[in-house]
Context: one part of a larger RNA
RNA sequence: UGACGGGGACCCGCACAAGCGGUGGAGCAUGUGGUUUAAUCCGAAGCAACGCGAAGAACCUUACCAAGUCUUGACAUUUGGAUGACAGGGACGUAACGGUCCCCUUACUUCGGUACAUCCAAGACAGGUGGUGCAUGGUUGUCGUCAGCUCGUGUCGUGAGAUGUUGGGUUAAGUCCCGCAACGAGCGCAACCCUUAUCCUUAGUAGCCAGCGGGCAAGGCCGGGCACUCUAGGGAGACUGCCGGGGAUAACCCGGAGGAAGGUGGGGAUGACGUCAAAUCAUCAUGCCCCUUAUGAUUUGGGCUACACACGUGCUACAAUGGCGUAAACAGAGGGAAGCGAACCCGCGAGGGGGAGCAAAUCCCAAAAAUAACGUCCCAGUUCGGAUUGUAGCCUGCAACCCGGCUACAUGAAGCUGGAAUCGCUAGUAAUCGCGGAUCAGAAUGCCGCGGUGAAUACGUUCCCGGGUCUU
Repeated sequence: UGACGGGGACCCGCACAAGCGGUGGAGCAUGUGGUUUAAUCCGAAGCAACGCGAAGAACCUUACCAAGUCUUGACAUUUGGAUGACAGGGACGUAACGGUCCCCUUACUUCGGUACAUCCAAGACAGGUGGUGCAUGGUUGUCGUCAGCUCGUGUCGUGAGAUGUUGGGUUAAGUCCCGCAACGAGCGCAACCCUUAUCCUUAGUAGCCAGCGGGCAAGGCCGGGCACUCUAGGGAGACUGCCGGGGAUAACCCGGAGGAAGGUGGGGAUGACGUCAAAUCAUCAUGCCCCUUAUGAUUUGGGCUACACACGUGCUACAAUGGCGUAAACAGAGGGAAGCGAACCCGCGAGGGGGAGCAAAUCCCAAAAAUAACGUCCCAGUUCGGAUUGUAGCCUGCAACCCGGCUACAUGAAGCUGGAAUCGCUAGUAAUCGCGGAUCAGAAUGCCGCGGUGAAUACGUUCCCGGGUCUU
C1' cells in the first nucleotide's frame, strides 16, 4: 500500500422480508456424470460446466471404430516429359470408392510455341480436428452497468508512499454543491445513438363510403379523394422550466399545476483500470514439439441415439378457475423463387391432385389461441392424464433396420400437488395463451423474437448472500 476478520459506522442490490408462480415426487424430452462398448469423437467443471460449443448426428456432417484402398497425395506453388483435351454419356466390375473399356471432345499463333486441362516421373513440399490455452494473438465469460481506476504539476514524508479521491450534505452515479495544500486533467458515470409513448408537417397503388357517383351474388369492387387510420422522411415536446414547502440563500428533496409523458418517462445498444496462469491451439491465426506408404487421404458399414444408476435444465400432467363438443370474435412481428403456394376436387386424417397469384404494405404461409356464448360431464384414477405398445397409412430423402417426423384406429402406464432443500419475478412485470423466424431435404418440449389476457406484494434493513465508501 493492499487483502482478510464469526471488528466498527454508513449505503445499495428480487439479497432478505412481503407476495405470486415454480423446481425437488410422476411420465417424457434434452444435456452431463458413471458404466458399457470395436467405437460410444473432442471440448466445457462452483457461482461464471451440464436444452453449453451444436442456428438442428439416418448417409454427408464426423473429428470415433471395423474393414477395403492410395502414397507428391483430397488441396497449393514449382521443374521436365507425354497427350489434346477436361467435363459429359454408356457398359463391365466392386460392399463402395478406386479401377477397366467405348462414345463424344480445345483455343490462340510470328508455326518457334503459348494458354488451359489430364497423365507420368523426380524432388522441393503438401497434409494433420496430433500435443502444449501454463509459450501466444484474436475472441469470450465473470466480478458488474458495480462506481470506481488513474495521471501531470505542486505540497508533505529519509523512504515505501500520502495528498488530490478524505470531510459536511446530496445522488442511480467520484452525480452535484460546500469546505479543504491542493490546482487541474484522463478512462469510466451521464448525454450524444436506436426503439417505444403524444402532436404537427410532407407524401399517398395499404386505409376510408368519412363526403360524391356507379355497380353487386358478397368484398374499397370500380370512378374519385388523402379527411381519418396507417406507413416513413422532417420537426416539436420534458428542461426540476413554473408554484408552494424544507435545506446553508447551495446542491438537492417533498408536494402541486399544466401535460400524451415528470424528475434517468419505459426498453435496448454501450462493459473503465483490472481479477480468475478463467475459457478457447477443435472457428481462425500462430511459436515449439511430434506423425510423414501415416497421427495424412479416400470408401462402405457401424458409432456419436448404448443403460443396473446419479445430477442439471425443460415439457406434459395430476383436473371443475377444468375436460370435451358446437357454432362466433379480436393481434403483432416475420418468412417466401430449387420458394410461399390460394380457390376447387379426393381422403376421417396426416396428406394427395390442382395450379391462380406473388421477388410481395398488392399474392401466399395464415387457422391466431387463450376469451365470450350454448350444451355435456358431477369429483371418479374419471369424458382427468397421456406414457407405452399393436395395426394400417402419409411425407421428406439414393436410403427411415440400427436411427426421422406426422396421421387414423385400438391400447391406455405412472401421476390425486410432491421430504430436506432450492429457483425466478417489483408492472404491461410475474403468471398464462397462441404466432413467427434462424438452422434446415426432413427432423424442437431447445434458442431467438412477436403480440393477446393480465395480477399480488414491498412494514422494513435485525438476519442470509453479493457489492461500494470510510475506519481499525